[in-house]
RNA sequence: GGUAGAGGUUGCGCCGAUCAUUAUUAUGAGAGCAGAUGUGACGUACACAGAUGAAGAUCUCGGAAAGGGUGAGGCGCCGAAGGAACGGUCUAUACGGAGGACCGGGUCCUGGGCAUACGGAGAAUAUCUGUAUGACUGUCAUCCUUGAAAGAGGAUGGGGAGCUAUC
Repeated sequence: GGUAGAGGUUGCGCCGAUCAUUAUUAUGAGAGCAGAUGUGACGUACACAGAUGAAGAUCUCGGAAAGGGUGAGGCGCCGAAGGAACGGUCUAUACGGAGGACCGGGUCCUGGGCAUACGGAGAAUAUCUGUAUGACUGUCAUCCUUGAAAGAGGAUGGGGAGCUAUC
């Protein structure tokens, strides 16, 4: 270096019927008010709507969806994969552009899931995510105990660029 493998309180990722939430919501129609602005996130410009009544709240009748979650079942797998800043593409009336979606390109971080705290995302009490701490788990090394041996138990430490088998 190649090949084949192991880890498991849901191992990891993807697709996903269903269900709840979102939602006393957005929004449509109608009614009586209101009285000059409103829409294109935002800035400038521009365009459009507006006294034949803008915004706004109230009442009545209708009334969603996306994103996030759940998950029957299916698929691919064991750096599975996830994250970070950077970069790229897309989104916007023009220019700039917060935000959002996607790519994963090189770099860096993380063995794994769990719990707690704090931060971030989120409509959210859900859920996801980063960091720290904790015990657990897997693995190897060193030391100790036990054992004839194989092995078993304990302590400490390491990091997946690891570990096991084989060529």

A computed fold for a 167-nucleotide RNA from a sheep gut metagenome, annotated as Lysine riboswitch aptamer. The RNAcentral record of the sequence draws on MGnify. The coordinates come from a structure-prediction model, not an experiment, and the mean pLDDT is 80. Of the family's consensus pairs, 100% are formed in the model.